[in-house]
Formats: sequence, structure tokens, C1' cells
RNA sequence: GGAGCGGAUCGGGGGAUCGCUGCUGAAAGGCAGAGGAAAGUCCGAACUCCCACGGGCAGCAGGCUGGAUAACGUCCAGGCGUGGCGACACGACGGAAAGUGCAACAGAAAGAUACCGCCGGCAUCUGCCGGUAAGGGUGAAAUGGUGCGGUAAGAGCGCACCGCAUCGCGCGUGAGCGUCGAUGGCACGGCAAACCCCCUGCGGAGCAAGACCAAAUAGGGAAGCAGUGGAACCGCCCGUUUCCGCUUCAUGCUUCCGGGUAGGUUGCUUGAUCACCGCGGUAACGCGAGUGACAGAGGAAUGAUCCUCACCCGGCGCGAAAGCGUCGGGCACAGAAUUCGGCUUACAGAUCCGCUCCACAU
RNA sequence: GCGCCCGUAGCUCAGCUGGAUAGAGCGACGGCCUCCGGAGCCGUAGGUCAGGGGUUCAAAUCCCUUCGGGCGCACCA
Repeated sequence: GGAGCGGAUCGGGGGAUCGCUGCUGAAAGGCAGAGGAAAGUCCGAACUCCCACGGGCAGCAGGCUGGAUAACGUCCAGGCGUGGCGACACGACGGAAAGUGCAACAGAAAGAUACCGCCGGCAUCUGCCGGUAAGGGUGAAAUGGUGCGGUAAGAGCGCACCGCAUCGCGCGUGAGCGUCGAUGGCACGGCAAACCCCCUGCGGAGCAAGACCAAAUAGGGAAGCAGUGGAACCGCCCGUUUCCGCUUCAUGCUUCCGGGUAGGUUGCUUGAUCACCGCGGUAACGCGAGUGACAGAGGAAUGAUCCUCACCCGGCGCGAAAGCGUCGGGCACAGAAUUCGGCUUACAGAUCCGCUCCACAU
Repeated sequence: GCGCCCGUAGCUCAGCUGGAUAGAGCGACGGCCUCCGGAGCCGUAGGUCAGGGGUUCAAAUCCCUUCGGGCGCACCA
């Protein structure tokens, strides 16, 4: 100098005028007012209601190990696999000797197989029987690899090395690892994001949850409900418990149709919060003290216009160049809606830190 | 805001327990028939299976993610 890898931060600053929302104030006025993703609503919780949530089946989700956390499908550290020369990146990463199933076309054969070839025997004109997976051919995939021996030809049939499996030993909390030792000729290939098996987790609904007040209407109609019942419980069954209710009517409960209102208050924003500092931990994170910060709308505030500075692009002029002046344009993605922790996706432009490879120079 | 469902030809739909030329009806275009048109008959074109990624030998189909569209909900008696 070139090509890359990983991580972090910012994502406009200042002013004037006119507005909007909240708090405060008697008033004038003062103070505060979107984000890193507020987004998608994909996970996990808090909170609220179903009285409470107990068991089984089904269903859904997760799936290497250890840790972090309120919890998680998240995060950190590690193992193994794959890709890359490397820094590093990615991984839905339990089980295919429990069972079922799938593998189009091609191919002899896709789970148990002989088409060509090779070898032996018979026949000797094509052929028939047997052996053989070394060679050819098909396919995405064809029964460990190389070599030597061996054989009729071959073959882990035997041997050496490599690979693989099991056991032992050593290291590690563990997943696993090993220039270690022994045993076994190899135990039978792929798909579980096919059914399934194993382990773990999950009761349902969601702030339009729920609570209070007010207004208006026909307190209308239909169906269902009886202890082996209905409802809570919108997957099903059982259990527990509560409410209703158990002669009839009425009342009641559930569902549907119809009717009315589309108002206010609350939940509602300060919380498993964030930043700085110290200590512990490789880290995620935890603990501690002090200081500082933190919007609350509700047909839905957080805006509009102008000036200026910074940045980027283009034109023109000056200048040897760096650059300066002037004119015009641009400045992303997007926008809180009960609240948090994550993930994923979108994003103009700017800055910083660490590392790798290549080339050159010293 | 919260919950749920669906994207296949111009339109309406099959196919979605994986098998490779993705089909059907209507429509479009061309031809035959007719004096002309319609109907009828014959033929042709037309598809990023909403986009991207993954699993698999192989994806419209299975999984993840993004985009677009649609549906439901409140309170009172």
C1' cells in the first nucleotide's frame, strides 16, 4: 500500500416565529416532550381476569456440554462438524442394531442384488449351471482405503499401514480429547425441517385484560339446562372446588337474534430500569455506594416555516497544489400506544478500536 | 393495540401425506363455420407457484424469515 475479519459509537448542532400534549402556577409565565430499531408481533415474562390450577390423553414447542438470568427458542464460555490460506463465520448438533415408511428417472440390483466382464464345469452354434463385488456401466447415493500375499478367478480370505467400533488407562465438572494400550475383520449406507421413539417445558384468555361512574333502550324474542346436570373450562376425559339449580310456573344460568351507548375516571407509566464508579467472575452477569436520567397521547401530542453552522454531491471562478469563494441540490430507515427482557428485519452517511493474509521497503 | 387466517395463469380454483412437462373452467389470440356477429368445433400463447434463505439427491408441497391482503374484538340492559 492492497484485500479482508471482528467489535463499538453517533445518526445532525444552535437560533427565531407560529402552534400541539402533559405537569406546575391565581395569572403572566416556567419546565418536560420518540427510537436504535418506537417496526414485525417471532419468543419469554410481569400484570389482570377466569374461585384455585391437580392428573391423564391429544396437541404445540425445545433438544451437544457447562454456566448466566425473573424467564426464554436469548446471552456467555467450551466441545464437535462444515467452510475459509488466515483473522473468523455458520450449525433445527438426541435416537436410523424399537418399529413403520420413502428413494422419481436411470440401473441387474436402492435392502438384500450378478447386466457386461472374470473363473470353473457341461455343451460347443447362439447357450445353461455354479463361483466372484477386483474391473466396466447406471445413479444424488452401490457394502472401508492403499499395498503385498493368496486363489480356478476373486474377496478382510490372511498380513502391514491408515480409517472405524468397543473396552481399559490418562486428562477434563462435562460435551469430549489422546504420537497411549488391548480387542474386533468392520458389526451393514441416506432421509427423523417423514411418521415415530426418548428427555424437558406448556391450564386458558389478553390493557379492546380488569375496576368504578354516567347516559340511553323494548329490561324484547328464540333455543338449551336438571346430580350420570349446566357453567367457570373455546381440544377431550377424570378429579377437586365454586356458582346456578334440582315438582310445575316464575326466577336464574348459557348461547344466538334483536335493542341502546360509542362518554368520563382508573389500570398508566419510577421499573427484574439505564449511565458513570468500585469489587468478584475468562465472559454473559452479579454485588455495593453515591450522583444523574427517564414522553404519556387517546380519531391518537412530540410539528411547520425561516436563518445559520457541520457533512456529502454537482457546476462556475481563483490557485502550482492543498484549498478558498460562490450558486444549486441532498441529509437515511422510520415514528411510542399496558410495561419490561430478547430475537429478526429496515437504515443515507460519519467515526473509533483490535486482528488476519498478500506485496514491497528497512 | 391484541388475536387469527390466506397468497398458484388476466379472474375463480385444483394440486400442498415431496418425484421434477404445474393443471381445470372462464377469459385472450388464431383458424373453421356464417352474408356478418354470437353460439359451436379445433388449436395456440400466457406461471419469478408473493420475495429470500434452509433441509433433502429432488420443494408449489416441509421449516425459518420478510412482504402484501383479509377477518374478529368494546360497554349497557